This is a predicted structure of an 88-nucleotide RNA (c-di-GMP-I riboswitch aptamer) from a Pseudomonadota bacterium. The model forms 85% of the base pairs in the Rfam consensus. The sequence was found by an Rfam model in a public genome assembly.
[in-house]
RNA sequence: UCUCAACUUAGGCAAACCCGUUGCAAGGCGGGGACGCAAAGCCUCCGGUCUAACGGUCUUGGUGCCGACAGAUAGCGGGGCUGCCGAC
Numbered sequence: 001u002c003u004c005a006a007c008u009u010a011g012g013c014a015a016a017c018c019c020g021u022u023g024c025a026a027g028g029c030g031g032g033g034a035c036g037c038a039a040a041g042c043c044u045c046c047g048g049u050c051u052a053a054c055g056g057u058c059u060u061g062g063u064g065c066c067g068a069c070a071g072a073u074a075g076c077g078g079g080g081c082u083g084c085c086g087a088c
Base pairs, nucleotide, nucleotide: 012037013036017032018031019030020029021028022027035075041081042080043079045078046077047076048073049072050071051070054067055066056065057064
């Protein structure tokens, strides 16, 4: 230096819940807080799941049903890109 890789080092992220804020909503963002995570770092290309503006229909109304612009989830999988340490 290269390969392999954990019994290693420094750490990192942050579920639920609460407060504030934003959105029709799912959810997002900030603070607190830790369930967990070796990619729980980043990306919606594929599948899944969630929401449903708006339209139609039922209805006294509400509600329900059907379609659906568009969106959300990367901590639901797959896939792509990048990344710390380096024992034996």